[in-house]
């Protein structure tokens, strides 16, 4: 310098009132947002080309939950929400502004994205190290 491959590490976030016999499930107000890509944007570095960091919960793709088979490993398969409204511009699903709208299973004196539990899991993935070419 590259890539198929390997080890180790790391890889979810968020509440307070009220009402009640009873709710951290309803009401009211408020908070939270996993990975990868896309990006007219923010910051940094350069004499320029450029280079680097970071940037979409609802665009696209995956993961995790969930379903079937299966002793098991595993193999299939399903899956959430704005292509909202106004701004700019040559172009905006990403950018400013306003509005909204989504959030697996089980458990629970009452209906859970914010509780308690599978979970000290497991996982998309990211980083290091080594290994190889050269």
């Nucleotide at each position: 310098c590259u890539u198929a491959u390997g080890u180790u590490u790391c890889a979810g976030g968020g509440a307070a009132g009220g009402u009640g016999c009873a709710a951290u499930u309803c009401c009211u107000u408020a908070c939270u947002g996993g990975c990868g890509g896309u990006a007219g944007c923010u910051g940094g570095a350069c004499a320029u080309c450029u280079c680097c960091a970071g940037g979409a919960g609802c665009c696209c793709g995956c993961g995790a939950c969930c379903c079937g088979c299966g002793c098991a490993a595993g193999c299939g398969g399903u899956u959430g929400a704005u292509a909202u409204c106004g701004g700019u511009c040559a172009a905006a699903u990403g950018c400013c502004g306003a509005a909204g709208c989504c959030a697996a299973c089980g458990g629970u004196u009452a209906c859970a994205g914010u509780c308690c539990g599978g979970a000290u899991g497991a996982a998309a993935g990211a980083a290091a190290c080594g290994a190889g070419u050269c």

Background:
A computed fold for a 134-nucleotide RNA from Bombiscardovia coagulans, annotated as FMN riboswitch aptamer (RFN element). RNAcentral holds the sequence, with entries from Rfam.